[in-house]
RNA sequence: CUGGCGGCGUGCCUAACACAUGCAAGUCGAACGCGCUCAGCAAUGAGCGAGUGGCGGACGGGUGAGUAACACGUGGGUAUCUGCCUUGAGGUGAGGAAUACCGGCGAGAAAUCGCCGACAAGACCGCAUAGGCUCGGGGCUUCCCGAGCAAAGCUCCUUUUCGGAGGAGCGCCACAAGAUGAGCCUGCGGCCGAUUAGCUAGCUGGUGGGGUCACGGCUCACCAGGGCGACGAUCGGUAGCUGGUCUGAGAGGAUGAUCAGCCACACUGGGAUUGAGAACGGCCCAGACUCCUACGGGGGGCAGCAGUGAGGAAUUUUCCGCAAUGGAGGCAACUCUGACGGAGCAACGCCGCGUGCAGGAGGACGGCCUUCGGGUUGUAAACUGCUUUUCUGUGGGACGAGCAAGGACGGUACCACAGGAAGAAGCCCCGGCUAACUACGUGCCAGCAGCCGCGGUAAUACGUAGGGGGCAAGCGUUGUCCGGAGUUACUGGGCGUAAAGGGCACGCAGGCGGUGUGCCGCGUUCGAGGCGACAAUCCCCGGCUUAACUGGGGAACGAUCUCGGAAACGGGCAUACUGGAGAGUGAGAGAGGGACCGGGAACUCCGGGUGGAGCGGUGAAAUGCGUAGAGAUCCGGAAGAACACCAAUGGCGAAGGCACGGUCCUGGCUCAUAUCUGACGCUGAGGUGCGAAAGCCAGGGGAGCGAACGGGAUUAGAUACCCCGGUAGUCCUGGCCGUAAACGAUGACCACUAGAUGUGGGCGGGAUCGACCCCGUCCGUGUCGCAGGUAACCCGCUAAGUGGUCCGCCUGGGGAGUACGGUCGCAAGAUUAAAACUCAAAGGAAUUGACGGGGACCCGCACAAGCAGCGGAGCGUGUGGUUUAAUUCGAUGCGACGCGAAGAACCUUACCAGGGUUUGACAUGCAUGCGCACCACCCAGAAGUGGGUGUGCCCGCAAGGGACGCAUGCACAGGUGCUGCAUGGCUGUCGUCAGCUCGUGCCGUGAGGUGUUGGGUUAAGUCCCGCAACGAGCGCAACCCCUGUCGUCGGUUGGAGAUGUCCGACGAAACUGCCUCGAUCAACGAGGAGGAAGGUGGGGAUGACGUCAAGUCAGCACGGCCCUUACAUCCUGGGCGACACACACGCUACAAUGGCUGGAGCAAUGGGACGCCAACCCGCGAGGGGGAGCCAAUCCUCACAAAGCCAGUCUCAGUUCGGAUUGCAGGCUGAAACCCGCCUGCAUGAAGGUGGAGUUGCUAGUAACCGUGGGUCAGCACACCACGGUGAAUACGUUCCCGGGUCUUGUACACACCGCCCGUCACACCACGAAAGUCGGCAACACCUGAAGCCGCUGGGCUAACCCCUUGGGGAGGCAGGCGUCGAGGGUGUGGUCGGUGAUUGGGGUGAAGUCGUAACAAGGUAGCCGUACCGGAAGGUGCGGCUG
Repeated sequence: CUGGCGGCGUGCCUAACACAUGCAAGUCGAACGCGCUCAGCAAUGAGCGAGUGGCGGACGGGUGAGUAACACGUGGGUAUCUGCCUUGAGGUGAGGAAUACCGGCGAGAAAUCGCCGACAAGACCGCAUAGGCUCGGGGCUUCCCGAGCAAAGCUCCUUUUCGGAGGAGCGCCACAAGAUGAGCCUGCGGCCGAUUAGCUAGCUGGUGGGGUCACGGCUCACCAGGGCGACGAUCGGUAGCUGGUCUGAGAGGAUGAUCAGCCACACUGGGAUUGAGAACGGCCCAGACUCCUACGGGGGGCAGCAGUGAGGAAUUUUCCGCAAUGGAGGCAACUCUGACGGAGCAACGCCGCGUGCAGGAGGACGGCCUUCGGGUUGUAAACUGCUUUUCUGUGGGACGAGCAAGGACGGUACCACAGGAAGAAGCCCCGGCUAACUACGUGCCAGCAGCCGCGGUAAUACGUAGGGGGCAAGCGUUGUCCGGAGUUACUGGGCGUAAAGGGCACGCAGGCGGUGUGCCGCGUUCGAGGCGACAAUCCCCGGCUUAACUGGGGAACGAUCUCGGAAACGGGCAUACUGGAGAGUGAGAGAGGGACCGGGAACUCCGGGUGGAGCGGUGAAAUGCGUAGAGAUCCGGAAGAACACCAAUGGCGAAGGCACGGUCCUGGCUCAUAUCUGACGCUGAGGUGCGAAAGCCAGGGGAGCGAACGGGAUUAGAUACCCCGGUAGUCCUGGCCGUAAACGAUGACCACUAGAUGUGGGCGGGAUCGACCCCGUCCGUGUCGCAGGUAACCCGCUAAGUGGUCCGCCUGGGGAGUACGGUCGCAAGAUUAAAACUCAAAGGAAUUGACGGGGACCCGCACAAGCAGCGGAGCGUGUGGUUUAAUUCGAUGCGACGCGAAGAACCUUACCAGGGUUUGACAUGCAUGCGCACCACCCAGAAGUGGGUGUGCCCGCAAGGGACGCAUGCACAGGUGCUGCAUGGCUGUCGUCAGCUCGUGCCGUGAGGUGUUGGGUUAAGUCCCGCAACGAGCGCAACCCCUGUCGUCGGUUGGAGAUGUCCGACGAAACUGCCUCGAUCAACGAGGAGGAAGGUGGGGAUGACGUCAAGUCAGCACGGCCCUUACAUCCUGGGCGACACACACGCUACAAUGGCUGGAGCAAUGGGACGCCAACCCGCGAGGGGGAGCCAAUCCUCACAAAGCCAGUCUCAGUUCGGAUUGCAGGCUGAAACCCGCCUGCAUGAAGGUGGAGUUGCUAGUAACCGUGGGUCAGCACACCACGGUGAAUACGUUCCCGGGUCUUGUACACACCGCCCGUCACACCACGAAAGUCGGCAACACCUGAAGCCGCUGGGCUAACCCCUUGGGGAGGCAGGCGUCGAGGGUGUGGUCGGUGAUUGGGGUGAAGUCGUAACAAGGUAGCCGUACCGGAAGGUGCGGCUG
């Protein structure tokens, strides 16, 4: 959210919070008296009421607070009791005194009570009896004697001389026994915390007294000093326990609802009384709360059933009945029974049933989707036929009940008949996990989300719809538990690098332990027996239509107890052994430790001599030292610390660690031998000792070095790196500290499991005269490596292999090795060690990349070497910016910026202003009407456009039809509007770089590797060699085009002509082919010959896999979105040409290698019909006229190519350089040159004297310089694309800059260094710690007070039963009262412990792009890290020692 029926179950998990009202325990007249009512004349009978008395109110029912305990479970025990019940065997005799009810009086509001007076009993009290019990004595197996101690009667029947007798039944007393129930004791078992380690005074035991039903320190007196605890005492927290329940393969884990057993509790705490037994609906006291009150006093206890309030996410009727079952009382009838039996409410759970079945395609309508064809919903519906579980109505109608009657449920179940598809389907989901997909809406919004993650304009993830999937009277969500999780690992995990080996040793307890024999039988095992409640689980059978549910039977369940057997193994005892261990003897090596003595070199300082200007230090410097004599050098002296070479990959030690030499003392180790002991062993929680450096205390010492500190540099800064100084310290003695990357990041010990090689120590053997050498063996220490192990790396007899024993440690990251508490310390701090909160990771090893201020090799006009430039000037063009009505848009590092533009005056044109049109400027189709179409002309207007005049075509006789056009209407057109991050295509770029891949095989758990790496070589992944690879593809190269030489053939328009040149076609030639040398007789390289050309001859085309969400929706195409009298379209005018500026690309220059004038000379590629345009004429010229020729190897054109050459002039100047700018006059194109074209002539004559930092191109026919052509185009070229002419310089070389390739290395990077990332500070939020204090909980302690009550003492007041005397009275006993011990609670006080709160404060976590720096990751730019100390805004820096990660 939804909801049809039935059956069987279940239903305050929270406030053991408070409770209105009713009910939940009474009954008996056959124990007793009294009163009342009714019937009866009465006797009497039937009943009712309160009371005495008996039995029962200790059961049944509720709850789970407390309790960690003999409370529970299980097994065992006995110092005990046990009403009612059963059995046995006895008794029940004879008396007495009271009292409630009642009556009278009185008190009180009430509750209730007082006094007096009667009366009854199976109530109470003596007496008698005693087979039993208790006590005493004797005797002691039995037993005997003495004393004391019991009882109750009622009913009925029969009989009766009525006094009674007998019988039956129910009782009563005592005893024995049983059964049932209970008490007590005890072994074992089941929670957490050690940041609780010591606890205990009746506490442990004894003797004695008391007490109890009963044992017992249960209690008391005395005595002793014990008892418990690391196998966890004490303390704290939590909790009723169990059968069982849920889960799980099991082992376990969690749990303790309903049902059943036990316990505990009954408003909270204490107490006794009665009783067989003790207190939910009994009593007393105290307290809290609540109610009544006349204020004096009283009442109450739902954790019984209902019900109310409250709390809460949440849990029901103030129901019916005692018919059944069970209980109490009773002889019984019967009464009582919220136990119970039922009904009601709730989908709360389980189970069952239904909401229809069959047919039905033009596959309807509608919906949704669509590629517009269709698909799907879907046989679904309609429609036809059928059925009636359920439902509704009517009728019948139980079982449950035992001899009769008696049924709450219930007119229920069930049965029959009738009616009619009739009244009955929802919920969740559809990105993956996980079954199920589309459309629309939305646009990091709204929202979703269990995890990963979706949503920023095409969302299968949001919302809705259609469709689909799942379950179904439910479905989904949330919570909880188990599972998955082998993720606490007993079954069944780990610890070199992922979390994890204690820094190291010794060693108590504990754990584990060699061989033979004998005994025991504790463990172990087997058999039998007891118990292991019921229910549950499982199996079988049965009952409700089935099932759920339930009846019967069986199985199963233990670490349990008893008895018996076995003796292998473990254990115990005894005995023996020697392979473990230790000792002895003989050898040996060593920086093992401690103390003392001695030595030389060097540094520094001091004294003296020589000497005379620097020294020192660095990347470079400076501070510093030095003419008061440094440094250097020589001699002498002093002092402290450390010991070069030997020296090693070496030795010793448990680790830390240990190094000059000698002496003394001392520990350990190894080898040989096999003399002795005879398991004496291994490990080791706690504990104890040792333990680098730094640091601390005290006293010494102090040469060098050197935290801090001072100064100098560096730098943006430099609290650093570097330099000059320098104090603690470093050293010694004594005492602390107890930590390190205390590392092999690898605990100790034992056994087993291939080898090879080095090295230290010993022994044996061979050989030798001996040594060297060789072989074997033991111990130590390295490297490689098989098997095996490992996630991999790697380990591999020195294991990280295979096994065993014991210890330590780990359980996601951060918070945090932190806080609090404890312990230790003089301190620093060490050790032990959390939680809140937060994240979806943090990590390890390896892989591929990328990157490195890592390495190696190689290449490129990359640098270098050169030449010419750019950057400065003026101008042109492009861009930014600014401006504007608009300056349309795009391109933006290289790889945008003379780019799209191979040509913006209109057009183009997309922009702006204004004026128009709306089926449209353009396409197709349909319908209707018109013939006004086309063309020409005229008028209006800025034009578009509007108006007017003239005129038709084809078929057909005509009507009419067609083409075309117009008008109207409908479909539609149109958009340079958006998205290049939805796309196609195309393009740029790395890069013409030499790479990128595949198949099969092989290697690896895998990612992946190999091939493709390596050695050579090349321009090249080019080739050769090698190789677990062998081949192949895309790239490279070649094939293609141009060019260079030659030959042959052909040749128009070329040539006078033949060759040649030239043009075309075909062919030849170049291949490291030849020679020499080098190289692996390789690939290839160097040189040479020949040749036009030589090692790819030169140039071009050609661009691998891919990268940049590179560029382009404006070239085109195209998905989606948007506009539709406008974002479409037409027109006029304007704009794209603006101009303080900035940049990019160019042109022209700055001049003499030049300018100007004149003369003479040499190209190639191209273009040409609305075209190119000759001759000739005109013009200074642009140009005009002219018209020949040419559709082009023919003609024309630029065209006279220019630079160059020859001659002349200019003479270093803002010029005869330079030409900007401006004026005037013209020419051309074009409707039209104002904005805004090009050209010509005359005049004007700006800046500029070679250009800062920086930067570009180019390695040869190249750069540079020179002109020429073409495309675009009406016109417009400093741009672009081509063409030829003249024609250099330089390259030592690869250190450096840039880019690239290969291999390798490191990595914390992988949107890949434009990466990642650390700490302070600032802000916000969150949780936590500390804190002057403050508030509260809990338990304990000391003292004071002390209710009820039990007990003790007293009891002068009171006192029926019994005793004595007996009128009085006395005694025994009792009661009130008093005192005392104990005692709930209260009070005071000191501490303890836990929690709340707290100004302020501390760090921590999280948060969008905040601030400061750059610590770490690469050699991270000072290698990093660990411990410690000092210092600093911060990361951090530095010292000392250590580690390599």

This is a predicted structure of a 1445-nucleotide RNA (small-subunit ribosomal RNA) from a mine metagenome. The RNAcentral record of the sequence draws on SILVA. Model confidence (mean pLDDT): 84 of 100. It matches the Rfam family "Bacterial small subunit ribosomal RNA".